This is a predicted structure of a 77-nucleotide RNA (transfer RNA) from Acetivibrio thermocellus YS. The coordinates come from a structure-prediction model, not an experiment, and the mean pLDDT is 81.
This record gives sequence, C1' cells and structure tokens, in this order.
RNA sequence: GUGCCCAUAGCUCAGCAGGAUAGAGCGUCGGUUUCCUAAACCGCAGGUCAGGGGUUCGAAUCCCUUUGGGCACACCA
Repeated sequence: GUGCCCAUAGCUCAGCAGGAUAGAGCGUCGGUUUCCUAAACCGCAGGUCAGGGGUUCGAAUCCCUUUGGGCACACCA
C1' cells in the first nucleotide's frame, strides 16, 4: 500500500435479508433475609448502537467516509 472482518449498557454478547418502547447474562445500586457478611430472592438505574454524511415515510440494520482494533497479502537492503 491492497483486501477482508469487528465496534450495541461498566464487562461478555444477542439483535443486522429496514418497521412496535433497543435486549440478555454478569456487575453496580436499593430492598427482603441474617447478629454481621456471603449466598438466595425481589426491584431500580444505566445506551448519541464508535464519529460524520447520505438513501428512505422509517436506519443498530443499507450506501459513502473518518477513527480505533484484528487478520491476510504485497513492498522493504
């Protein structure tokens, strides 16, 4: 340099042939229980879906671009 893949909650991920309010587990926080802690059970909060632009009535999902990460190939005296 060329090509391909990935980016969604604090962490690990699902959702991706466009359509209802964006989800799960773990974790945090609160509660029940306990002398206290842990465990168990119940509940709440937490997201500009990496950034920007475009298409569309409608985008996490499609297109372009940028950034970050990974892989392969090429180049390198």
Notes:
Its Rfam family is "tRNA". Rfam links the family to the GO term triplet codon-amino acid adaptor activity. The family's RNA type in Rfam is transfer RNA. NCBI's taxonomy places the organism under Bacteria, Bacillati, Acetivibrionales, Acetivibrio, Acetivibrio thermocellus.